[in-house]
RNA sequence: UUUCUGUAAAGGCAAAAUUGCCGAAAGGCAAUGACGCAAAGCAACGGGUCUAAGGCGCAAGCUAAGACAGCCGGGCUGCCGGU
Numbered sequence: 001u002u003u004c005u006g007u008a009a010a011g012g013c014a015a016a017a018u019u020g021c022c023g024a025a026a027g028g029c030a031a032u033g034a035c036g037c038a039a040a041g042c043a044a045c046g047g048g049u050c051u052a053a054g055g056c057g058c059a060a061g062c063u064a065a066g067a068c069a070g071c072c073g074g075g076c077u078g079c080c081g082g083u
Stems, first nucleotide, its partner, number of pairs: 004082003012037002017032006035070001041076002045073003048068003054063003
């Protein structure tokens, strides 16, 4: 350096819940908190899921330009140790 890899160690992230703020909502951010994670780092490209303010509609409802990367696939990058 490359391939494969995660038993132990160092270091890292942080589900649910609670509180505060933002948002029409889904959801996001911060703190507390750890269910888990070897890419649970980055990014909505394909599929999927959630929401429906606005728009359409008499109504029921439909609709993403809004979200989810900790749903799956693919893309980019990368720490420590072992081999």

Annotation:
Predicted 3D model of an 83-nucleotide RNA (c-di-GMP-I riboswitch aptamer) from Paenibacillus sambharensis. Model confidence (mean pLDDT): 85 of 100. Its Rfam family is "c-di-GMP-I riboswitch aptamer". Gene Ontology term of the family: cyclic-di-GMP binding. RNAcentral holds the sequence, with entries from Rfam.